[in-house]
The part of an RNA shown here (small-subunit ribosomal RNA, 5' domain) has 520 nucleotides and comes from an uncultured Bacteroidota bacterium.
Context: one part of a larger RNA
């Protein structure tokens, strides 16, 4: 020098940043994922409006919504930890003629018919609860079937080209004309198929990446090969079967330790140390273990079993997972607030308005660091008074320091002005054949009356902290008397101690300043 730091004195203010490093230990409580009525069947609350009415209120889903439910889409993202993991984990070059990709963008074709069911409602039944269980009934962008398309997979072929053997599609909604059904249309949102692209992934490969040889052998799916199954794919990934290989002193196997990198400290550099803040990539969600669902997942706030824990009970039998943010206990030297808003960016979902978001923006705590500012400025010798030293009627030093005189007014109080971050979406108007482009006016701010500006007031609120033997800048007196005690290393203290302890004075840093611990 440096620190995710801690302890101690000590303290005015502001920017930026950072904050459980230990117990991946247990967690009370609140919120961290919803969202579409423009898919549907309806109608639990509220509102509205008709009818009725005993004037209490009932009735109608008619209408604005809309609980509960079917359905879509998200929920695999963002957010959090670093347990495992020395391993194609990660880094960095390749490679897939062995692969997958919903939403999103191009370009092409398609949307005809038809069919049973179900939840919810309703009617019973269980049970303390979670909840379950019978019946009847009902719809859809839920499910199913045919039909058509295919540059799919199969054969045939070098190949196209061809055969059609397999396989495999679809849904509508909504706005407009119409008194209203019905119907028609279309500029909207979907929907099926194919082909491309982009994004996101998946798998293989060379190379590189700890420590221990007081670990030397290690290996049967183990190394190949053939066949077969499986996978989006390639492959002992899994089987049958043959074959006897395959790694290994260039360190295999073991055993300890450990997420990897951009990076950060340090150094002149080679290096040695690091992996909090941020970014990328693994891993991992009480603990192991499993598929389902899906375009993704073997899924943190999703299922199944098992365990260990807590928790409710009517003892029959259930319910739970904070390494999401707050927050609690506990461990610890040792680390914040059960705060705000969704104004901004960003995700989800909707055709939009908008709804949801503890991501995120903001506030609050803390000198944990950095960087800035500020505790005044000028003049002023009776060198005042007091300390302190002294060779003592006197000198000397704290000291221009203070009194005291003019100034100033950053900061502080008060008190008045007061931004930026807002630009949008929607709406309206114009272009436009759509997508989509412009115009004009407008509404949105949590922070916040906050940043910042200005006046008024008066030096007025604002300096400690370690050290002074040498190394290291800075001395003298008193106390003590190998006692007390000091202290990085050398080494001080046994009667004149510049080394303990106290003053005086000096010298360093400075809202800090000392010790402690780790790294170069």
């Nucleotide at each position: 020098g440096a620190u995710g730091a801690a302890c101690g004195c000590u303290a005015g203010c502001g920017g930026c940043a950072g904050g459980c490093c230990u117990a991946a230990u247990a967690c009370a409580u609140g919120c961290a994922a919803g969202u579409c009525g423009a898919a549907c069947g309806g109608u639990a609350a509220c509102a509205u409006a008709g009818u009725c009415u005993u004037c209490g209120g009932a009735c109608u889903g008619a209408u604005g919504a809309c609980g509960a439910g079917u359905g879509g889409c998200g929920c695999a993202c963002g957010g959090g930890u670093g347990c495992g993991u020395a391993a194609c984990g990660c880094g960095u070059a390749u490679g897939c003629a062995a692969c997958c990709u919903a939403c999103c963008c191009u370009u092409g074709a398609c949307a005809g018919g038809g069919g049973g069911a179900u939840a919810g409602c309703c009617c019973g039944a269980a049970g303390a609860a979670a909840u379950u269980c019978g019946g009847a009934u009902u719809a859809a962008u839920a499910c199913c079937c045919c039909a058509u398309a295919g540059u799919a997979u199969c054969c045939u072929u070098u190949g196209a080209u061809g055969g059609c053997a397999u396989c495999u599609g679809a849904a509508g909604a909504g706005g407009a004309u119409u008194a209203a059904a019905g119907a028609u249309u279309u500029a909207u949102c979907g929907g099926u198929u194919a082909a491309g692209g982009a994004u996101g992934g998946g798998c293989a490969u060379g190379c590189g990446u700890g420590a221990c040889a007081u670990u030397a052998g290690c290996u049967a799916g183990u190394u190949g090969g053939u066949g077969a199954g499986g996978u989006a794919a390639c492959g002992g990934c899994u089987c049958a079967c043959c074959a006897a290989g395959g790694c290994u002193a260039c360190g295999a196997u073991g055993u300890c330790u450990a997420g990897g990198g951009g990076u950060u400290c340090u150094g002149a550099g080679a290096g040695g140390a690091u992996g909090a803040u941020c970014c990328c990539c693994c891993a991992c969600a009480c603990u192991g273990g499993u598929a389902c669902u899906g375009a993704g997942a073997u899924a943190c706030g999703g299922a199944c079993c098992a365990g260990a824990c807590u928790c409710c009970u009517a003892c029959g039998g259930g319910a739970g997972g904070c390494a999401g943010c707050a927050g609690u206990a506990g461990g610890g030297a040792a680390u914040a607030u059960u705060g705000g808003u969704c104004a901004a960016u960003g995700g989800g979902c909707g055709a939009a308005a908008g709804c949801c978001u503890g991501a995120a923006c903001c506030a609050g705590c803390c000198a944990u660091g950095c960087c800035g500012c500020g505790u005044g400025c000028a003049g002023g010798a009776a060198g005042a008074c007091a300390g302190c030293c002294u060779u003592c009627u006197g000198g000397g030093u704290u000291g221009u320091a203070a009194a005291c005189u003019g100034c100033u007014u950053u900061u502080a109080u008060a008190c008045a002005g007061g931004a930026a971050c807002a630009a949008a979406u929607a709406g309206u108007c114009c272009a436009u054949g759509c997508g989509u482009g412009g115009a004009a006016a407008g509404u949105u701010g949590a922070g916040u009356g906050u940043a910042c500006u200005g006046u008024a007031u008066g030096a007025a609120u604002a300096a400690g902290c370690a050290c002074c033997g040498g190394c290291u800048a800075a001395c003298u007196c008193c106390g003590u008397g190998c006692c007390a005690g000091c202290a990085g290393c050398c080494g001080c203290g046994g009667u004149a101690a510049u080394a303990c302890g106290g003053a005086g004075g000096g010298a360093g840093c400075a809202a800090g300043c000392g010790u402690u611990g780790u790294c170069c």
The coordinates come from a structure-prediction model, not an experiment, and the mean pLDDT is 83. The RNAcentral record of the full RNA draws on ENA.